Predicted 3D model of a 91-nucleotide RNA (Glycine riboswitch aptamer) from a Geodermatophilaceae bacterium. Lineage of the source: Bacteria > Actinomycetota > Actinomycetes > Geodermatophilales > Geodermatophilaceae. Its Rfam family is "Glycine riboswitch aptamer". From the family's description: This family represents the bacterial glycine riboswitch.

């Protein structure tokens, strides 16, 4: 040195509409907002399993549930780079 932790930059998917109600444009249609419903995503987090192990307890994930978050866009965002620090093996 590799890996392991932290911090910074940078990339970063997915998945929506009926209706109602208010505002605004204006070509009676559009846009934004909430509110009910019912549908969809999934990669923050959480739950949950296989080998394998075994007295007991265990025991991954981007797989799978969808509690929680998400479905304009911010934000977040698994996880991938590059840098900087950090504890410490081999060498």
């Nucleotide at each position: 040195a590799u890996g392991c932790c932290g911090c910074g930059c940078g990339g970063g998917a997915g998945a929506g509409u009926c209706c109602g109600c208010c505002a605004c444009u204006g070509c009676c249609a559009g846009u934004g907002g909430u509110g009910c419903g019912c549908g969809c995503c999934g990669a923050a987090g959480g739950g949950g399993c296989a080998a394998c192990a075994c007295c007991c307890c265990g025991g991954a994930a981007c797989c799978u549930c969808u509690c929680a978050g998400g479905c304009c866009a911010a934000c977040g965002g698994a996880c991938c780079g590059c840098g900087c620090g950090g504890a410490g093996c081999a060498g």